The prediction has a mean pLDDT of 82. A computed fold for a 1404-nucleotide RNA from an uncultured rumen bacterium, annotated as small-subunit ribosomal RNA. RNAcentral holds the sequence, with entries from ENA and SILVA. It matches the Rfam family "Bacterial small subunit ribosomal RNA".
RNA sequence: AGGGUGAACGCUAGCGGUGCGCCUAACACAUGCAAGUCGAGCGGGAAUACUGAGGAAGCUUGCUUUUUUAGUAUGAGAGCGGCGAACGGGUGAGUAACACGUUGGAAUAUGCCCCGAAGUCAGGGAUAGCCAUGGGAAACUGUGGGUAAUACCGGAUAGUCUCUUUGGAGUAAAAAUUUAUUGCUUUGGGAAUAGCCUGCGUUCUAUCAGCUAGUUGGUGGGGUAAGAGCCUACCAAGGCUAUGACGGAUAACUGGUCUGAGAGGAUGAUCAGUCACAAUGGAACUGAGACACGGUCCAUACUCCUACGGGAGGCAGCAGUGAGGAAUCUUCCACAAUGGGCGAAAGCCUGAUGGAGCGACACCGCGUGAAGGAAGAAGGCUUAACGGUUGUAAACUUCUUUUCUGAAGGAGCAUAAUGAGAGUACUUUAGGAAUAAGGGACGGCUAAAUACGUGCCAGCAGCCGCGGUAAUACGUAUGUCUCGAGCGUUACCCGGAAUUACUGGGUGUAAAGAGUUCGUAGGUGGAUUAUUAAGUCAGGUAUGAAAGACCGGAGCUUAACUUCGAGUUUGUGCUUGAAACUGGUAAUCUAGAAUUGGGGAGAGGUAAGUAGAAUUUUAAGUGUGAGGGGUGCAAUCCGUAGAUACUUAGAAGAAUACCAAAAGCGAAGGCAACUUACUGGAACCAUAUUGACGCUAAAGAACGAAAGCGUGGGGAGCGAAAAGGAUUAGAUACCCUUGUAGUCCACGCCCUAAACGAUGAUAACUUAGUGUUGCAUUUAGAUGCAGUGCUGAAGCUAACGCGAUAAGUUAUCCACCUGAGGAGUACGGUCGCAAGAUUAAAACUCAAAGGAAUAGACGGGGACCCACACAAGCAGUGGAUCACGUGGUUUAAUUCGAUAAUAAACGGGGAACCUUACCCAGACUUGACAUCCUAAGAAUCCAGUAGAGAUAUUGGAGUGCUCGCAAGAGAACUUAGAGACAGGUGCUGCAUGGUUGUCGUCAGCUCGUGCCUUGAGGUGUUCGGUUAAGUCCGUUAACGAGCGCAACCCAUGCCCUUAGUUAAAUUGUCUAAGGGGACUGCCUUGGUUAACAAGGAGGAAGGUGUGGAUGACGUCAAAUCAGCAUGGCUUUUACGUCUGGGGCUACACACAUGAUACAAUGGUAUGGGACAAAGAGUAGUGAACCCAAGAGGGGGAACCAAUCUAUAAAACAUAUCUCAGUCCGGAUUGGAGUCUGCAACUCGACUCCAUGAAGUUGGAAUUGCUAGUAAUCGUAAAUCAGACAUGUUACGGUGAAUGUGUUCCUGGGUCUUGUACUCACCGCCCGUCAAGGCAUGGGAGGUAGUAAUAUCGGAAGACCCCCUAGUAAUAAGGGGGUCCAUGGUAGGACUACUGACUGGGCUU
Repeated sequence: AGGGUGAACGCUAGCGGUGCGCCUAACACAUGCAAGUCGAGCGGGAAUACUGAGGAAGCUUGCUUUUUUAGUAUGAGAGCGGCGAACGGGUGAGUAACACGUUGGAAUAUGCCCCGAAGUCAGGGAUAGCCAUGGGAAACUGUGGGUAAUACCGGAUAGUCUCUUUGGAGUAAAAAUUUAUUGCUUUGGGAAUAGCCUGCGUUCUAUCAGCUAGUUGGUGGGGUAAGAGCCUACCAAGGCUAUGACGGAUAACUGGUCUGAGAGGAUGAUCAGUCACAAUGGAACUGAGACACGGUCCAUACUCCUACGGGAGGCAGCAGUGAGGAAUCUUCCACAAUGGGCGAAAGCCUGAUGGAGCGACACCGCGUGAAGGAAGAAGGCUUAACGGUUGUAAACUUCUUUUCUGAAGGAGCAUAAUGAGAGUACUUUAGGAAUAAGGGACGGCUAAAUACGUGCCAGCAGCCGCGGUAAUACGUAUGUCUCGAGCGUUACCCGGAAUUACUGGGUGUAAAGAGUUCGUAGGUGGAUUAUUAAGUCAGGUAUGAAAGACCGGAGCUUAACUUCGAGUUUGUGCUUGAAACUGGUAAUCUAGAAUUGGGGAGAGGUAAGUAGAAUUUUAAGUGUGAGGGGUGCAAUCCGUAGAUACUUAGAAGAAUACCAAAAGCGAAGGCAACUUACUGGAACCAUAUUGACGCUAAAGAACGAAAGCGUGGGGAGCGAAAAGGAUUAGAUACCCUUGUAGUCCACGCCCUAAACGAUGAUAACUUAGUGUUGCAUUUAGAUGCAGUGCUGAAGCUAACGCGAUAAGUUAUCCACCUGAGGAGUACGGUCGCAAGAUUAAAACUCAAAGGAAUAGACGGGGACCCACACAAGCAGUGGAUCACGUGGUUUAAUUCGAUAAUAAACGGGGAACCUUACCCAGACUUGACAUCCUAAGAAUCCAGUAGAGAUAUUGGAGUGCUCGCAAGAGAACUUAGAGACAGGUGCUGCAUGGUUGUCGUCAGCUCGUGCCUUGAGGUGUUCGGUUAAGUCCGUUAACGAGCGCAACCCAUGCCCUUAGUUAAAUUGUCUAAGGGGACUGCCUUGGUUAACAAGGAGGAAGGUGUGGAUGACGUCAAAUCAGCAUGGCUUUUACGUCUGGGGCUACACACAUGAUACAAUGGUAUGGGACAAAGAGUAGUGAACCCAAGAGGGGGAACCAAUCUAUAAAACAUAUCUCAGUCCGGAUUGGAGUCUGCAACUCGACUCCAUGAAGUUGGAAUUGCUAGUAAUCGUAAAUCAGACAUGUUACGGUGAAUGUGUUCCUGGGUCUUGUACUCACCGCCCGUCAAGGCAUGGGAGGUAGUAAUAUCGGAAGACCCCCUAGUAAUAAGGGGGUCCAUGGUAGGACUACUGACUGGGCUU
C1' cells in the first nucleotide's frame, strides 16, 4: 500500500433520494411550548341563541330596542371527585455490581384488559367552591356562615376470602341514566407486567496480601407484596482469600458496529433491550405501580423578585442562548397518518410522532453533451531548430435534451369522511449545448517528466531522503497519472504484525535458562480387568427478543433504502443414549521408582593428630673482608655496629613439589602431603521384597568462589591502601625497595560473579569411527553398563556451529524474553550492622541497537619475498657569495596557474618594445578577426600637416584579372552603411573531451563455463617448489581465456653480404641496407626423470647481454577551461579592440633547485705538442688575411653540407707558488668600451683597467649512485635580433669505491590473523569540564483533593413512648427517645500540583 469514522481542516462544488448531526462543560440558562382529560360522578354556572308570557320606550299598531320571568339548546373560567401524570421523551454522571448478558428457580404483587361466580341494603355527619370579613409588597393565608357527590364514615349481609386452638372470629360496595347499558364490591382463573433468588460470563493493577463485628451461623421477636442479618436481643466464632480476597484506577451493559482468511483485536453514535440519573445530598407521602425529570419536605451551592418582613426556580424534554471547543442544525408546520392519556362518544391534549428547513457529514443514483471533423490551424510548452507534443482536442458540420427555464395537467399516502407534507412526486408541451469540474500527485515505495527560477537559501518530507549553479524531490509553467462533485490532509480503530505466537514465536553467540539442590501447592503420569458417566461424542427438546448480517424474492424508473420468506445465531438448560480415550471407584501386575546382598573406585565432607622440603627469623660459628640486592639501565634499600655467602642449632606461620592426566569425586560453589575416627553419594554384578510409591516444581528452605563486615585469636610469605626510588611532557600506573588492612583459625553475617557448557530438569528414540576412568565378563579379538574427551552421518541452525554428554525427533513441568538508550536506575516494599542485595518502572531521546558471516583497508599481529629501502661505499645538499624559482611583504600594477610525496631552473613559458593576459593615460564601437546584404571604388604606392602614438586630414600617382562585340556581370581587395552577429587569457578542471603526474615497469587486474554457499561471495588466482615476473613446473573442483609480464620495435656490442661519396687510389674500428649470432642449445652436479639452480666448455657476447621506447584494472572529484576543443553562466560605447608609457626585474625576510669556491690529487704561467662524439647552418654558418690590448671591426674564400664553418677540455710535460684569507676565492663597486636592436634609464650580454666581500669543508637533518655507473672534463642543439643559460636536452673524454646481507627505517607484493574501521587508522571513539535546552528523582515545606476512623451535632422524615381532648376508635396539638443528610472538630492514610536548593539523565 487496504478497509473504516457521529469526524475536523484546506481547495472546490450542478441536481436528486435515503440516512446522520454537542464525542468537549451531568457547564449555566432568557423566551415559548412538551400532561392532561371527564358535565354520562358533584355543587354549580358567566355568557350566548331561540320560544312563550309580562313591563317600559320608540313609533311607519305590528315591528324594533330594552328589561323581568318561565322553558329549551350551547356552555367559558374556577372548585370537589375519578383516571392519567411511574408511560412516552432526554442523558450516561455514578456503578466492576446479580448492574448487564445467558440459564434455571420459589416465597410474591398487579390499576386498566379477558373469562367465570356472588353481591350492589338501609343510613349519617362533614368539606371546597360560594357569601361575608381580615392579614400580606408578593407568594399565600386566617376567621365566621351555609352546600353537593361515584369524596368521607360507621351499621347490616358473608357462599367464596383472611386468621384459627377447627369451636369459632373478622372483613365489602356507588351510583349515573336517554331503560339500554356503563360503573362499583368480594372472589377464582388468564394475559401481560413488576419484585426477589441463583449457576456461568464480564477491564487494568501484587510497587494493593491479608480482609471482615451485622461480620458468618443459630434461636426468639419484628418487618415486607414476598425469601433472607432485611432489622433487633441473646448465643456460638465463624466467613472470604494467590482459581487474587481487601484496596486503587478506569468504565453504563448488551443485541450489535468496524476490521480480520479465521481465531482474534478495537468499539458500544444513530436503531432496539436492560440499568442508572434528573442542580448537589438526604427523606418519605400519595398510589396498583415512585422513594417520582416538567410532585412534596429538609439541607447546600447558584440565579432571580422584594415594600427587607419574606418569597420563587431547576431544558441530561423540543426549539433556542451564552460558555467550552478543531467541531455538531430551525426559538419551523401538523396532529392528516402511527401510537399514547382521558372520555360512552363527539372530541380534547400529545416538541411522542409525521413532515419540512440547515449541513457534500456519510451512502446511493444522474449530469456537465453525442457522432463526424487533419490545413494535424492558431496559441502554449519543448527542441539537436528538422521537428515533437497539447491533439480529434478546438474551430466547423450534423444530432440529442437527462438536467435547466417557461406553461398546462396532477396522483398515492385515506377514505363513509378528514392531507401538514404540497400544487410535491410524476406526466405533457415549448425553448436552447444551452445552467454545471475540480482536487491530489508525478525520486523509490507508487500509476505518472520535462523546461525555467532558486543555489544547504527559500523550502519539501509518511520512511529512505532532496536543496551548496545544469534539482525528474523546493517554486512556477507545460505535459502526464489518478480519483471525480468531490479530492487531499490531520486524528483515531483493525489489518499487514507469526511484532504477545490458542490457531501461530522463541531463550549456545541476536532480548531471553533462575548460581545450585531439596521440596509444598499445582500441573502431569506405567500395564491389565471391571464399573461409573464428570470431561468427551451422538440424537431429541426448550431457549437463544426484534432489528442487523448471509441466501432467495418483492416495492420505489435503478441503487442506496424499505419489505416478505427461509436458514444461521458457533451459547446455555433439560432429557435419552454410547463408553474408545481422560477422570473417579474397586481389584490385580512388574518393565518405572525404592529396598536387600557383594566385592571394588574416588583431591566427596567434618574433626583430631603427624610429617618433610622451602621461606623468614633468632643464636652461634666460618669468613679478617666489601659488597649485596634489584633492573631494559638504575636508584631507593641492606651492609665495616661485619651484611651477602657457607655451616650448626632453635622458633614461627602458611602451603603441600614430583606423582599429575582429554584423569577422579561432588548438586553447584568447589575439592590435592600422610594417618585415624565419623559420615554423604554414585556406578557395577546378583538375589529377593514393596507394588506406580514416579517426574517437574510457583511459594518456601538449605548450600553458595572471591571481596567485604562483626567479636576473639594468629601473622612466615604474599600484599589493596600508604611511603620512597625509577620511567615519563606528566605517571596519583606498568618496573623496583618497603609495607598496613587482608590472606590463616573459631563463631556469626553478607548472598553476589564471564556463579559459563554464556546450553533448566526428567524420560524415550535416532548411522559410525577413535581415546580414556570404574565395574562385570572374556583364551584372545571382542562385548555389556555407567561416566569422561575428540572426529563426524542424517537432521537442525541466520550463519558460526551442534551432532547418543544434541543446539536432532518426541513428551511433561518450571524459569525467562518481546527495539536501543534512560536502567538493572528512581520511588515504594522486603532483607542486611554496614557495604549493599532483591523486587522493579516512567517521562524523555533515537531510527536504529544487535548477531553471524563476506570483500577490502588497517595493526607499535605473524610468515615469506622484493627495491640504492637500509647496511657497505663514493660524491653531495643543509653553512658562504651569486644565479634562478616560490612564499611573504610592498605596489597604480608587481597578470594568471602549479603549491605533501606527485609545486617551487615547473607552464620546455628564453618579459628592454612586442610577447602581455596586469596598471596609468589616450582612442574606437558591426568592431583587430569570420560569414551574409546594399552602395561606391581596382588593389596599391608616395609625400605633407597635427599628435606621445593610435589616429585624423590634405595632395599626388595608379586603372589591373575572367567572361562579353558592347552595355555590363563576376572573382579578389578597399571604403561607407544597416543588422544578424563577431570578440572575451571573464567564471566553473567539482559539468567535460583530450593530455599528463602518481602508486609503478609494482605483478598484478579480470572474464566464460563448471563447482560450493540461503546470500554477499568464494573457487580458479590457494598450496609445494621456482622466477625479475600470476615466470614456469607439480599438486588441485576446477577447466580454459583476456588485459598486464616476457617477446615482437629502436640503439649498441661480434661476424658476413651488397652498395657507396666528399681532391686521386686502396682499405675499413666509415656510412647505408640486408642477413647471421645466444636457445640453458652442450657437459657435470643438485632437484620430484619437473620447472629451475650452481659450476664448466665453446663464444664478441651467457643465462632478460646492455640501454631505451613500451605504463594492466584502477586510486588521488590529483593537474590543466591560460596550449587546444567544449556544455552552462556572464559581458556587449566593454570583462571586446588599438596605441604610448609603466609593471611582470620591487626587497626586512623564509624555502626549493643550482653555479662558483674554500685550495697543493691545487692555482698560475709559458711555450709545447695530443686525442672525440653528436648536432646546427642561406634574412644563415662564416675561413684565410689585415686592424685593435680585448670584446670586436674590416673582409667575404667555402658551404643548402661525410666536401665549408667551430682550438675540444680535463689528461701529459716544464717552471713557479709552499699553507697564508694566500699568486686560493671571485662577489661587489668605479671608470672606459664593443655588439644586437626604432630603443639597452627602469631592464641586455660581452671586453679591458681598477677594486678584491663572504668563504678555511659546513648543526639538526637530508639527497643521488651498483659499471663504462658515480665522480670529473669539455662539446653541441632547441628557444633566439640580442640575452641575463650557472637551466634543460643531447654528445663524447678520463674513470673509481663498496655490497653478495635483510635485524632495523621507507615503499611495495603474496598468504594468514584480529577489528566496534568502509570518507577505510589523517579511521572510530570514551569520560570530565564550559555553555544553551528538555523531561525527571530528592527536597525545609506549601496548596488542593479522595476515602475511611473517632467524636460533636442533629434539619426534614420514619418508628417508639408519654401528656392533653374524647365513652371509645381515633384526629389534632404538645413533650421525650432511637435512627439519620449536609455540617463542625481531631489524628493519621493516600493522591495530585507546587518549592529555594540539589542529584544524575538526554540532547545541541